[in-house]
Context: one part of a larger RNA
Molecule: small-subunit ribosomal RNA, central domain
Organism: Desulforamulus reducens
RNA sequence: CUGGGCGUAAAGGGCGCGUAGGUGGUGCAUUAAGUUAGAGGUGAAAGUUCGGGGCUCAACCCCGUGAUUGCCUCUGAUACUGGUGGACUUGAGUGCAGGAGAGGGGAGCAGAAUUCCCAGUGUAGCGGUGAAAUGCGUAGAUAUUGGGAGGAAUACCAGUGGCGAAGGCGGCUCUCUGGACUGUAACUGACACUGAGGCGCGAAAGCGUGGGGAGCGAACAGGAUUAGAUACCCUGGUAGUCCACGCCGUAAACGAUGAGUGCUAGGUGUUGCGGGUAUCGACCCCUGCAGUGCCGCAGUAAACACAAUAAGCACUCCGCCUGGGGAGUACGGUCGCAAGACUGAAACUC
Numbered sequence: 001c002u003g004g005g006c007g008u009a010a011a012g013g014g015c016g017c018g019u020a021g022g023u024g025g026u027g028c029a030u031u032a033a034g035u036u037a038g039a040g041g042u043g044a045a046a047g048u049u050c051g052g053g054g055c056u057c058a059a060c061c062c063c064g065u066g067a068u069u070g071c072c073u074c075u076g077a078u079a080c081u082g083g084u085g086g087a088c089u090u091g092a093g094u095g096c097a098g099g100a101g102a103g104g105g106g107a108g109c110a111g112a113a114u115u116c117c118c119a120g121u122g123u124a125g126c127g128g129u130g131a132a133a134u135g136c137g138u139a140g141a142u143a144u145u146g147g148g149a150g151g152a153a154u155a156c157c158a159g160u161g162g163c164g165a166a167g168g169c170g171g172c173u174c175u176c177u178g179g180a181c182u183g184u185a186a187c188u189g190a191c192a193c194u195g196a197g198g199c200g201c202g203a204a205a206g207c208g209u210g211g212g213g214a215g216c217g218a219a220c221a222g223g224a225u226u227a228g229a230u231a232c233c234c235u236g237g238u239a240g241u242c243c244a245c246g247c248c249g250u251a252a253a254c255g256a257u258g259a260g261u262g263c264u265a266g267g268u269g270u271u272g273c274g275g276g277u278a279u280c281g282a283c284c285c286c287u288g289c290a291g292u293g294c295c296g297c298a299g300u301a302a303a304c305a306c307a308a309u310a311a312g313c314a315c316u317c318c319g320c321c322u323g324g325g326g327a328g329u330a331c332g333g334u335c336g337c338a339a340g341a342c343u344g345a346a347a348c349u350c
Stems, first nucleotide, its partner, number of pairs: 003322004007304002012318001014201004021194003025088002028085004033081002035077008050064005091191001092188003095184004103177007110154001115149007125136002162169002206247006215241002220236004258317006266295011299306002323350003332343004
């Protein structure tokens, strides 16, 4: 390389958009590039295969044959693939009619709670723990009442509920805006799928500049525990957590399961929309599509399990794996302010 694989053994890219490329629905006509049949040319000789022959045999040598799996030309074939022309509607998209949603951006507003400040009441404790102590408090704390400030997060509703490509998204209102779904079948007529590079998005932490800072809280300090305790527990507490703009580009970025299409028993919840039946109406019952769970047959699987949301049966395209350690290291390159990220070996060793 081929092959075999990628839920948990090594292996699915964090996610999307999309370039090249690869692949591609139904029927007709045409072409004859791929494909295919025949013929011809070429594919040096030697060697190699097979059959003979010559040196007494063999090695060696000679003759013939085969092979040289290839390329070219000519004449045919036309099912499939490709090219061209014209057509179709089921794939895809558009329109129209609807309802659902923590989808995204911006602005404003609300209530509960913590903390702090002021004032009143009030007096000796509070706090904390396994038990304590550090800490706070007679300069009046804790508790309680009234007033005020400020920041962050939105109890209940809340749900294997919803939305989003993923990361993720949860108080209320307004505004701008993306997507999906259902119904219809008016329009376009294969416009599709995938996607190396590329571009964009991307939790937390971290970085830069400027703000903000209630609570929490790496580092740090103190108190305990302990043989020790650079921890777990306690009292404090700085970065940070929050906002704006700009970087970083990682994760157990997980369903540890790439995307698309079709096919393959059922049962039972739930969300959205629709049809039928029924009704005054909402339910109930039957049923279609789309999502989201559980159970389960065939089948698959090393087992666990998966099982129409497949890990089943197939096809298309991409990514990735090839014993453990060395090592996601070194070197080089690209990117980054840095931290570092991406790409990514070998010697040696078992």